[in-house]
Molecule: Bacterial RNase P class A
Organism: Paracoccaceae bacterium
RNA sequence: GCGGAUGGCCGGAUGACCGCGGGGGGCGACCCCCGAGGAAAGUCCGGACUCCACGAGACAAGGGUGCCGGGUAACGCCCGGCCGGGGCAACCCGAGGGAAAGCGCCACAGAGAACAGACCGCCGCGGUCCGCCGCGGCAAGGGUGAAACGGUGGGGCAAGAGCCCACCGCGCGACCGGCAACGGAAGCGGCACGGCAAGCCCCACCCGGAGCAAUGCCGAAUAGGGGCCUCGCGCGGGUCAGGUCGGGCAACCGAUACCGCCGCAGGGAUGUCUCGGCCCGGAGGCCCGGGUUGGCAGCUCGACCGCCCCGGCAACGGGUGCGGCAGACGAAUGGUCAUCCAGGGGGGGGAAACCCCCCGGACAGAAUCCGGCUUACAGGCCGUCCGCACAU
Numbered sequence: 001g002c003g004g005a006u007g008g009c010c011g012g013a014u015g016a017c018c019g020c021g022g023g024g025g026g027c028g029a030c031c032c033c034c035g036a037g038g039a040a041a042g043u044c045c046g047g048a049c050u051c052c053a054c055g056a057g058a059c060a061a062g063g064g065u066g067c068c069g070g071g072u073a074a075c076g077c078c079c080g081g082c083c084g085g086g087g088c089a090a091c092c093c094g095a096g097g098g099a100a101a102g103c104g105c106c107a108c109a110g111a112g113a114a115c116a117g118a119c120c121g122c123c124g125c126g127g128u129c130c131g132c133c134g135c136g137g138c139a140a141g142g143g144u145g146a147a148a149c150g151g152u153g154g155g156g157c158a159a160g161a162g163c164c165c166a167c168c169g170c171g172c173g174a175c176c177g178g179c180a181a182c183g184g185a186a187g188c189g190g191c192a193c194g195g196c197a198a199g200c201c202c203c204a205c206c207c208g209g210a211g212c213a214a215u216g217c218c219g220a221a222u223a224g225g226g227g228c229c230u231c232g233c234g235c236g237g238g239u240c241a242g243g244u245c246g247g248g249c250a251a252c253c254g255a256u257a258c259c260g261c262c263g264c265a266g267g268g269a270u271g272u273c274u275c276g277g278c279c280c281g282g283a284g285g286c287c288c289g290g291g292u293u294g295g296c297a298g299c300u301c302g303a304c305c306g307c308c309c310c311g312g313c314a315a316c317g318g319g320u321g322c323g324g325c326a327g328a329c330g331a332a333u334g335g336u337c338a339u340c341c342a343g344g345g346g347g348g349g350g351a352a353a354c355c356c357c358c359c360g361g362a363c364a365g366a367a368u369c370c371g372g373c374u375u376a377c378a379g380g381c382c383g384u385c386c387g388c389a390c391a392u
Stems, first nucleotide, its partner, number of pairs: 001388010012340007020035006037363001041374002044372005049211004062207005067081005082096001083094004097202002102200002104196003119142002121138007150168006169191001170189003175184003215297004225288007233281001234264004239257001242259001243256005266280003304324004308319004341361001344359006
C1' cells in the first nucleotide's frame, strides 16, 4: 500500500424569539429548574409488583429447555472452554442429550434403501441354428443414488469374498491429563452397529392463571337496590282563608286551593261483614350498600445507569468515592431565524491552494418498571487482529 476479520462510539452544536408537559417560588405581574432512545419498536424470552386460585409432597397430563464449567434475582441471555463444519489466517457458523428401548420414514433414479439385492459383468457345467440360451456359483469391476452393509495393498480361489494377513477406519478400552465436556492411549475384537429425534418417542431439568385497562381509596347530581319509621295514600267540597306568596315600618291589604280543614274513602287472600294481624302497591322522612362520569394513589430512586479504584482471562462481583435520572393520560418533549460543523452534487472565479452561491443531517419516538434477544438506521469516528506485496 492492497484485501479482509472483529470490538466499540457518535448520530448535529450554540444562541435568540414564540409555544407545550411537570416541579418550585411569589399577594400578583412574573421568575427559576427539568423534559425521549440506542433502539423508546417487535411484544419474542426472563423477572419485580398486584389480584385470583391454592394445606404439603409425589405422580400423571400439557408446555418448554437440552455439550461442559461459570455469571445472574432469573432466563431460551451473557462469558470462558470442548466437539463438528467453513476459511491460508484473523475469525465465523452449529435446535450440540439419546438411533445396540421401541415404532415410523428414507422422494427421484436404481436389480436392490436395511434381518438387502443381481441389471451389466466374472467363473463352472450343459446345450447350440455359433447370434446366444438354460442351470448353478460370486459380489471384485461397471451402472443408479444424498446414502449400496468398511477402505487400500497382498495372499488365496474355477471366479470371488474379512475367507486370511498388514496398515488405516470402526467398536470396546486398562491407564494418563482435565472440576467437566473432552483429549491421548497400551491392549482386545475380524467388522458386527446406514441416516433422520426442527417424526413419534426415551432420559434429565424447569413451569399455577391473569395482567398497571393489574389493583387500592374517595365518590356526587340523576336514576336504580336494600332496611327501618310514619301516613284513612284516593276523590270531592268550602272559606272577603288557618297556612303560604306578594306589598307595607306596622296595623293591614291583595292573591291562591299546594298544605292544613270538612265529607266519603288504597288493592289482595282468609266463604261474607266489622276489627286486628299478614302480603302487595303508593307518598314522605331517615339510614345503608353497589356503582357510571370524575378525582387520587399505584407512578417512577431502582436487582438503576456512567466514570474511577480493587478482585476475576471474561461475563461479573465488591467499594464509606464522584456524577446522573421525563412522568403525560383525547397523552408535553415543537416551530422560526441566525452562525457554525459533518456530507455530497451542480455552477462560477482562480495557474494552484482555495473562495462564493444553491441543495442538505438517518431509523424512529416514552406510557408500571427492570434484565435480555431480535429487527430498523443517512452519514461519520476510534481501536485491535490476519493475509499478501514492497522497503529497511